Annotation:
TPP riboswitch aptamer (THI element) from Thalassospira profundimaris, 103 nucleotides, folded computationally. Its Rfam family is "TPP riboswitch aptamer (THI element)". On this family, see Thore et al., J Am Chem Soc 2008: "Structural basis of thiamine pyrophosphate analogues binding to the eukaryotic riboswitch". Rfam links the family to the GO term thiamine pyrophosphate binding. The sequence is in RNAcentral, with records from MGnify.

[in-house]
RNA sequence: CACCAAGGGGAGCCCCGUCAGGGGGCUGAGAAACUGCCGAGGGCAACCGGCGCAGUGACCCGUUGAACCUGAUCCAGUUCAUACUGGCGUAGGGACGGUGUGA
Numbered sequence: 001c002a003c004c005a006a007g008g009g010g011a012g013c014c015c016c017g018u019c020a021g022g023g024g025g026c027u028g029a030g031a032a033a034c035u036g037c038c039g040a041g042g043g044c045a046a047c048c049g050g051c052g053c054a055g056u057g058a059c060c061c062g063u064u065g066a067a068c069c070u071g072a073u074c075c076a077g078u079u080c081a082u083a084c085u086g087g088c089g090u091a092g093g094g095a096c097g098g099u100g101u102g103a
Base pairs, nucleotide, nucleotide: 001100002099003098004097007061008060009059012026013025014024015023016022017051033056034055035054036053037052041048042047068093069092070091074087075086076085077084
């Protein structure tokens, strides 16, 4: 340096729609593809709440570790918002086994 592997990880934002688990768009490597389960509630009403969970797959990371988590409903710029840029950040955590090649 390359490859493999144990293993680790996330699924957001906007608009519409419905009383169920939908439709469209954006960014991104990835925003749930398949299977199973659960659910269809509360309130006089306005309205509130909710569109989930697990396994597998895909993708990313795999200690040279900002993959990802916490602080964080964070701060500044920008955006409808997320994303993005900078800060926080020498912060606190986070999965370390093997094979091959070169010097």